Predicted 3D model of a 96-nucleotide RNA (Glycine riboswitch aptamer).
The sequence was found by an Rfam model in a public genome assembly.
The model forms 90% of the base pairs in the Rfam consensus.

[in-house]
RNA sequence: AUGGGAUUCUGGAGAAGCCCGCUUAAAGAGCGGGGGCCGAAGGGGCAAGGCGCGGUACACGCCAAAACUCUCAGGCAAAAGGACAGAAUGGGACCU
Numbered sequence: 001a002u003g004g005g006a007u008u009c010u011g012g013a014g015a016a017g018c019c020c021g022c023u024u025a026a027a028g029a030g031c032g033g034g035g036g037c038c039g040a041a042g043g044g045g046c047a048a049g050g051c052g053c054g055g056u057a058c059a060c061g062c063c064a065a066a067a068c069u070c071u072c073a074g075g076c077a078a079a080a081g082g083a084c085a086g087a088a089u090g091g092g093a094c095c096u
Stems, first nucleotide, its partner, number of pairs: 003095002006089006018034006036076003042072001043070003049063004
């Protein structure tokens, strides 16, 4: 110094404001239970291909991404959170 990352700002989807009991003055709040639903925090799974591997091939084992898939976690009015995208700041940790 470049990029990632970091900080700030902006945009940002999906799915019941479900039912029962208790707490409570009363509750979309808290606790416990029930059967649904969603995927875009995080986490798990794998295809081509590569490696073990030999003269070659198969089989076997290992590695192998995602917005795909699972739904453990999380979520299902608003707020918050939010993958990802854009802008700015800064060269102060870390990686290159």